The prediction has a mean pLDDT of 81. Predicted 3D model of a 72-nucleotide RNA (transfer RNA) from Methylobacter sp. NCBI's taxonomy places the organism under Bacteria, Gammaproteobacteria, Methylococcales, Methylococcaceae, Methylobacter. RNAcentral holds the sequence, with entries from ENA and MGnify. The same sequence occurs in records of 2 taxa. Rfam family: tRNA. Its family is annotated with triplet codon-amino acid adaptor activity in the Gene Ontology. Rfam classes the family as a transfer RNA.

RNA sequence: GCUGCUAUAGCUCAGUCAGGUAGAGCAACCGAGAUUAUCGGUAGGUCGUUGGUUCGAAUCCAACUGGCAGCU
Numbered sequence: 001g002c003u004g005c006u007a008u009a010g011c012u013c014a015g016u017c018a019g020g021u022a023g024a025g026c027a028a029c030c031g032a033g034a035u036u037a038u039c040g041g042u043a044g045g046u047c048g049u050u051g052g053u054u055c056g057a058a059u060c061c062a063a064c065u066g067g068c069a070g071c072u
Stems, first nucleotide, its partner, number of pairs: 001071007010026004020055001028042005048064005
């Protein structure tokens, strides 16, 4: 230098193929409880960044940034 994969909640990830209300588990907080079990509830996200397409974008397109792998 080139190619591929990847980026979503504090953590691990799903959702992307086929555009239509952003989710699960763990953790956190509140409450119940036989007070380290167990149960109920709550909050937390401009979906890596910037643009484009569209009535509508986490999802499609382009560029860029970080990470991983391969090639040279």